A computed fold for a 475-nucleotide part of an RNA from an uncultured bacterium, annotated as small-subunit ribosomal RNA, 3' major domain. The full RNA is in RNAcentral, with records from ENA, Greengenes and SILVA. The coordinates come from a structure-prediction model, not an experiment, and the mean pLDDT is 83. Its Rfam family is "Bacterial small subunit ribosomal RNA". Rfam links the family to the GO terms ribosome and structural constituent of ribosome.
[in-house]
Context: one part of a larger RNA
RNA sequence: UGACGGGGGUCCGCACAAGCGGUGGAGCAUGUGGUUUAAUUCGAUGAUACGCGAGGAACCUUACCUAGGCUAGAAUGUGCGUGAAGAAUUCGGAAACGGAUUCGUCCUUCGGGACACAAAACAAGGUGCUGCAUGGUUGUCGUCAGCUCGUGCCGUGAGGUGUUGGGUUAAGUCCCGCAACGAGCGCAACCCCUAUUUUCAGUUGCCAUCCUAUAGUAAUAUAGAGGGACUCUGGAGAGACUGCCUACGUAAGUAGAGAGGAAGGCGGGGAUGACGUCAAAUCAUCAUGGCCUUUAUGCCUAGGGCGACACACGUGCUACAAUGGCCGGUACAAAGGGUUGCGAGACUGUGAAGUUAAGCCAAUCCCAAAAAGCCGGUCCCAGUUCGGAUUGGAGUCUGAAACCCGACUCCAUGAAGGUGGAAUCGCUAGUAAUCGCGCAUCAGCCAUGGCGCGGUGAAUACGUUCCCGGACCUU
Numbered sequence: 001u002g003a004c005g006g007g008g009g010u011c012c013g014c015a016c017a018a019g020c021g022g023u024g025g026a027g028c029a030u031g032u033g034g035u036u037u038a039a040u041u042c043g044a045u046g047a048u049a050c051g052c053g054a055g056g057a058a059c060c061u062u063a064c065c066u067a068g069g070c071u072a073g074a075a076u077g078u079g080c081g082u083g084a085a086g087a088a089u090u091c092g093g094a095a096a097c098g099g100a101u102u103c104g105u106c107c108u109u110c111g112g113g114a115c116a117c118a119a120a121a122c123a124a125g126g127u128g129c130u131g132c133a134u135g136g137u138u139g140u141c142g143u144c145a146g147c148u149c150g151u152g153c154c155g156u157g158a159g160g161u162g163u164u165g166g167g168u169u170a171a172g173u174c175c176c177g178c179a180a181c182g183a184g185c186g187c188a189a190c191c192c193c194u195a196u197u198u199u200c201a202g203u204u205g206c207c208a209u210c211c212u213a214u215a216g217u218a219a220u221a222u223a224g225a226g227g228g229a230c231u232c233u234g235g236a237g238a239g240a241c242u243g244c245c246u247a248c249g250u251a252a253g254u255a256g257a258g259a260g261g262a263a264g265g266c267g268g269g270g271a272u273g274a275c276g277u278c279a280a281a282u283c284a285u286c287a288u289g290g291c292c293u294u295u296a297u298g299c300c301u302a303g304g305g306c307g308a309c310a311c312a313c314g315u316g317c318u319a320c321a322a323u324g325g326c327c328g329g330u331a332c333a334a335a336g337g338g339u340u341g342c343g344a345g346a347c348u349g350u351g352a353a354g355u356u357a358a359g360c361c362a363a364u365c366c367c368a369a370a371a372a373g374c375c376g377g378u379c380c381c382a383g384u385u386c387g388g389a390u391u392g393g394a395g396u397c398u399g400a401a402a403c404c405c406g407a408c409u410c411c412a413u414g415a416a417g418g419u420g421g422a423a424u425c426g427c428u429a430g431u432a433a434u435c436g437c438g439c440a441u442c443a444g445c446c447a448u449g450g451c452g453c454g455g456u457g458a459a460u461a462c463g464u465u466c467c468c469g470g471a472c473c474u475u
Stems, first nucleotide, its partner, number of pairs: 005475001007474007015464002019427005026318008034309002042053002064304007076123003081117003086103007106113002125293002128291003134287002136282003139278001141276001146185006152161003165176003191270004196238007206227002211224005241264001244258001245256004307446001320420001324379007336367003341360002345356004386417001391412007433456007
């Protein structure tokens, strides 16, 4: 000077408390440990690993195993030389690969050129090791309020001061004081979305008024003309600043069921992560030093494995039911995606789906049905009309190919489970809870995951004694 203390003081955070919903019990999905295996490729391991790298493991991917092959090699350049390139047939083979036969004989300024094969050689290759040799990137403390510098002053010096003190703030935010005076990186603001409004623009969006046509007794519906009012889309502005009022205060600021306002004291959300810590993670994204390997630790191919299963843990989904299940009717979104694509309608099929096919490169057409909700009916508390695991049979689709190892459909089957011990997690408002929709990856899909979108929509916070983490001063 720091760090630490079951030392002290002050303060903060879903940290506790007050509430709501879970996990821990069941079945299944998924990741991990362990075990097994020819292989179950590798990495990640308290918080900060475990639905993580992986935003798609049947082949491929693929790095692993077994077997079969290649050796200047799977890419590119230089290159002695040979041949057009290439096409067809055929043998062995699981393929890779190895062999055989036939056809073919390019352009040319005659120097050569394009293409293929190919000797030697120079450069290869390695998801092999070391993240404790590294770059880059990332997690965490933590969006915590801190971390420093110049000059001056103090101290023999390490260092101190400034940055401490009194207030205040979400904040080293600001004010006052002070041997300090200033400055930098952080805070805040500048950026994006969202909440209100003005103006401009008006197609593919919108349809209030007026007009026409068609259908209808009419209400009205559809189409056209027309319009910019409204909704919306997207460009430019306005708007919020403790600006005004009252109280307290020297000030900063605080309080107010104050005014005005769509919004009030950081309006809500995002992006943004200081100096540093953990020799934290990653040599398997990539790059890279060193080491190792070179008829193999490289390369090609087929099949298998990454999907095993006594068990243990994490994260989830579905339930255990009546605020519910089932059947029929009926209403209201947002955000996205679409040409090797989205596919209306019609027909066939109980269905997954099939056949045919309109429209759409999309504010035009399609995916598309939103679901919870509302209305009516039924079930009557039961292992049930709850729950759907498991298994048998029959199918559909993708794809050379669904045995290992795909999803979906129909019929049948109908397991555990009656709200879960000790313990433990999330959340303070359009949040939790609950309901559905979309996208990326993608032939298909093991998605209950991830990332977004909207619908319905709570309860509680006395307070800071205690648990956890953090900040400042002090010892």